[in-house]
RNA sequence: UCGCCGAGUAGAGGCGCGGGUCGACAAGAGUAGGCUUCGGGAGGCGCGCCGACGCCGAAGAACGAAGUCGAAAGGGUCGCCCGCCGAAGUCGUGCGCCUGGCAAGCGCGCGGCUGGGCUGUAGGAGAAUAUCCUGCAGACUGUCGCUUUGCAUCAGCAAAGCGGAGCGCUACUCGAUCA
Numbered sequence: 001u002c003g004c005c006g007a008g009u010a011g012a013g014g015c016g017c018g019g020g021u022c023g024a025c026a027a028g029a030g031u032a033g034g035c036u037u038c039g040g041g042a043g044g045c046g047c048g049c050c051g052a053c054g055c056c057g058a059a060g061a062a063c064g065a066a067g068u069c070g071a072a073a074g075g076g077u078c079g080c081c082c083g084c085c086g087a088a089g090u091c092g093u094g095c096g097c098c099u100g101g102c103a104a105g106c107g108c109g110c111g112g113c114u115g116g117g118c119u120g121u122a123g124g125a126g127a128a129u130a131u132c133c134u135g136c137a138g139a140c141u142g143u144c145g146c147u148u149u150g151c152a153u154c155a156g157c158a159a160a161g162c163g164g165a166g167c168g169c170u171a172c173u174c175g176a177u178c179a
Stems, first nucleotide, its partner, number of pairs: 001179001003177001005175007014085001016084005022079004033069007043056004048102003088114010115141002118138008143164009
């Protein structure tokens, strides 16, 4: 001094990822539900299920039809703001929050898979042709490796082909080890 190894810091991929109790818009939907009338004739409501409790109901429940009035939530798009580059998503599992209990939801931890976006297709969620998730396929793209060709004094640069995976790649710092 270089390489391998360990630790740390800072970065890159691009229709890049995620969040917001912010603003606007479309859809949800002429739906749920309320009222009136007719039919109907004993159940119905309190978020999904069970239990408990409470409320409504023969002064007519559920349900159906006609008329009239008529929402909201989750999800989505755009703008703005914020956090970022295993960003994030998904599967399994443990604990916790919540509950009378279960499910669902949220948070944290552990483990597995996926480099990224796009298009198509199958399935799932969804009111939905929006959107999201998963699998498969396709080309594209970033990165590294190998080969070939060209340029170049070396280092290297560019193109093409093939292949791998983010526990990766690039740069720097520190440490250790070897020669």

Record summary
The RNA shown here (Lysine riboswitch aptamer) has 179 nucleotides and comes from a Fimbriimonadales bacterium. The model forms 98% of the base pairs in the Rfam consensus. The organism belongs to Fimbriimonadales, within Bacteria. The coordinates come from a structure-prediction model, not an experiment, and the mean pLDDT is 77.